[in-house]
Context: one part of a larger RNA
RNA sequence: CCCGCAACUAGACGAAAAGACCCCGUGAAGCUUUACUACAAUUUGAUAUUGGUAUAAGAAUAAAUAUGUUGAGAGUAGGUGGGAGCCGCAAGGCGACGAUGAGACACCACCCUUACUUGUUUUUAUGCCUAAUUUUCCGACAUGAAUCUGCCGGAGAAGACAGUGUCUGAUGGGUAGUUUAACUGGGGCGGUUGCCUCCUAAAAUGUAACGGAGGCGUUUACAAAGGUCAGCUUAGCUCGGAUGGAAAUCGAGCUGGACGCGCAAACGCAAAAGCUGGCUUUACUGCAAGAGUCACAACUCGAGCAGUUACGAAAGUAGAAGUUAGUGAACCGACCACCUCAAAUAGGAGAGUGGAAGAUCAACGGAUAAAAGCUACUCCGGGGAUAACAGGCUGAUCGGACCCGAUAGUCCUUAUAGACGGUCCGGUUUGGCACCUCGAUGUCGGCUCAUCGCAUCCUGGGACUGAAGAAGGCCCCAAGGGUUUGGCUGUUCGCCAAUUAAAGCGGUACGCGAGCUGGGUUCAGAACGUCGUGAGACAGUUCGGUCUCCUAUCUGUUGCGGG
Numbered sequence: 001c002c003c004g005c006a007a008c009u010a011g012a013c014g015a016a017a018a019g020a021c022c023c024c025g026u027g028a029a030g031c032u033u034u035a036c037u038a039c040a041a042u043u044u045g046a047u048a049u050u051g052g053u054a055u056a057a058g059a060a061u062a063a064a065u066a067u068g069u070u071g072a073g074a075g076u077a078g079g080u081g082g083g084a085g086c087c088g089c090a091a092g093g094c095g096a097c098g099a100u101g102a103g104a105c106a107c108c109a110c111c112c113u114u115a116c117u118u119g120u121u122u123u124u125a126u127g128c129c130u131a132a133u134u135u136u137c138c139g140a141c142a143u144g145a146a147u148c149u150g151c152c153g154g155a156g157a158a159g160a161c162a163g164u165g166u167c168u169g170a171u172g173g174g175u176a177g178u179u180u181a182a183c184u185g186g187g188g189c190g191g192u193u194g195c196c197u198c199c200u201a202a203a204a205u206g207u208a209a210c211g212g213a214g215g216c217g218u219u220u221a222c223a224a225a226g227g228u229c230a231g232c233u234u235a236g237c238u239c240g241g242a243u244g245g246a247a248a249u250c251g252a253g254c255u256g257g258a259c260g261c262g263c264a265a266a267c268g269c270a271a272a273a274g275c276u277g278g279c280u281u282u283a284c285u286g287c288a289a290g291a292g293u294c295a296c297a298a299c300u301c302g303a304g305c306a307g308u309u310a311c312g313a314a315a316g317u318a319g320a321a322g323u324u325a326g327u328g329a330a331c332c333g334a335c336c337a338c339c340u341c342a343a344a345u346a347g348g349a350g351a352g353u354g355g356a357a358g359a360u361c362a363a364c365g366g367a368u369a370a371a372a373g374c375u376a377c378u379c380c381g382g383g384g385a386u387a388a389c390a391g392g393c394u395g396a397u398c399g400g401a402c403c404c405g406a407u408a409g410u411c412c413u414u415a416u417a418g419a420c421g422g423u424c425c426g427g428u429u430u431g432g433c434a435c436c437u438c439g440a441u442g443u444c445g446g447c448u449c450a451u452c453g454c455a456u457c458c459u460g461g462g463a464c465u466g467a468a469g470a471a472g473g474c475c476c477c478a479a480g481g482g483u484u485u486g487g488c489u490g491u492u493c494g495c496c497a498a499u500u501a502a503a504g505c506g507g508u509a510c511g512c513g514a515g516c517u518g519g520g521u522u523c524a525g526a527a528c529g530u531c532g533u534g535a536g537a538c539a540g541u542u543c544g545g546u547c548u549c550c551u552a553u554c555u556g557u558u559g560c561g562g563g
Stems, first nucleotide, its partner, number of pairs: 001563008010555003015548001022383004027379002029375004035178005041171003045167005051129013065115002068112001075105001078111005085094003133158007141150002181193003190210001194216006217364001218262001219321002226280007234258001235255006260269002263326001265324003284307004290301003296365001309318003332358001335355004340351002390437001391435001392433003396430001398426006407417002444519001445517003449511001450508005457482003460477003464473002484498005525543004529538003
């Protein structure tokens, strides 16, 4: 070196199971509720099945009776029309006439107001009835043993209620179907989502981030903050001037746009775009060459023409505002208007067309008219496009070294300590990033077995000392060997006890689960506290909880044998 046998499991990111954690899907399911929308169920009222009668109250109507008072007028004059007579055997009475008064009476007719009685119809309430209907018991029959059921008969009870059908209002996780956004240096929590201004933006335009700052969801109308014509100049500083002061108003000079322009910012503006006054309504109708911007849809500017106006002597200017924000597509129904259609025809219901209004549709290019949660009981499809372990990069944080040397050290920077700062190293902490791995890289601690580094805990050698000796301090060299046993806790750590020469710090997938354990964490059960209406939740607590391969192919390692 090769081969074999027997062993061990460090590696083959070993095998097994398209990761159960995490995220994603306009995936699923189960559960909850004051999510949405339905339905069952419960309940209200109306009506049908559904009939009789009495009383009370109300309404309508018919008949009878009564009823009607200012004052004047014999006097209690309801109104109107007719009327010279009427009733009675007669006597007589009433009336006319006359008088009063706005209106005149007897008698006849038709009515009005109010009250009462009676009848009819009707509504409501209450009571009674029995024949619908419901129900109890008994008997016979089907039927034979029967306490079931049906049918017939009888005796009761209830009774137009109940029950049932239709319509209707309410309640309604009892049941069902669904919804419950995206961005995001993982997700959640927080924040944001449309429009305007500035910077970032790299001197055209444009340009991202959970980059840095702010605004908007309007306002102004006939004594404008619009149009036009005309006039004027703001602000600050200096000097001077009664009350008068820092600041009112007046004069001169200087600076030069700093003032002001409804509001954010940027840009712009001087016989103005600012301020003041006069007259006014172009904050018009019908268009529009041509441009800018732009995926689309949108958006912006616009000379010029026609009509009609305003201002101006005129030339001219005016289709809102110094400019850039002040916003919302379609569908839908309602409103106004009319050239249109309108089911045989006329009209019309309705429709169409034009106009203007209704959206914090603010998740602002708006999925629906209409929508919240839990899942550790969970499931599926995917992702190392994205988190938790480990590795990697980085090294803020962390550990260490060095430089400077204020100061302390009686004096004296450097025996020792060393502020404020600076330069490096390491890759053991907490982090940042998200690069391999989600068709799986098993996760804390312990046990077993280790191996390496040195920034050395002990043992060894040395320099300095504020080293007398002894004991120390600090630094240099040094990794050969060593580096304890117990109590508490799942603990690493830590505290305590007793020792020791010493009881070192780290790396090795926070070494080591195809070597062990399984106390902790991290499934399903259960409980407490807290939170939540609830389902449930909690780096809160507590009890419980399957660790696969007696089978090792290769590399590696050990022992034995052969060549």
The prediction has a mean pLDDT of 82. This is a predicted structure of a 563-nucleotide part of an RNA (large-subunit ribosomal RNA, domain V) from a Candidatus Magasanikiibacteriota bacterium. The source organism's lineage runs through Bacteria, Bacteria candidate phyla and Candidatus Magasanikiibacteriota.